[in-house]
RNA sequence: GCCAUCAUAGCUCAGUUGGUAGAGCGCAGCCAUGGUAAGGCUGAGGUCUCGGGUUCAAUUCCCGAUGAUGGCU
Numbered sequence: 001g002c003c004a005u006c007a008u009a010g011c012u013c014a015g016u017u018g019g020u021a022g023a024g025c026g027c028a029g030c031c032a033u034g035g036u037a038a039g040g041c042u043g044a045g046g047u048c049u050c051g052g053g054u055u056c057a058a059u060u061c062c063c064g065a066u067g068a069u070g071g072c073u
Base pairs, nucleotide, nucleotide: 001072002071003070004069005068006067007066010025011024012023013022019056027043028042029041030040031039049065050064051063052062053061
């Protein structure tokens, strides 16, 4: 330098043939226990990397930028 894949909650990851986003772990509260751990219930937490385009509507489609990983030279 070229090519491919990826970027979504604190972490690991789903998601959608375009219609206002979820799980597990973690965190907070409550229940329960003589108390703790384990367990049960509830809740908080997201400008879906950034900038444009298409569309009535974009996390999703298109273009570009940035970053990460892998491959080739």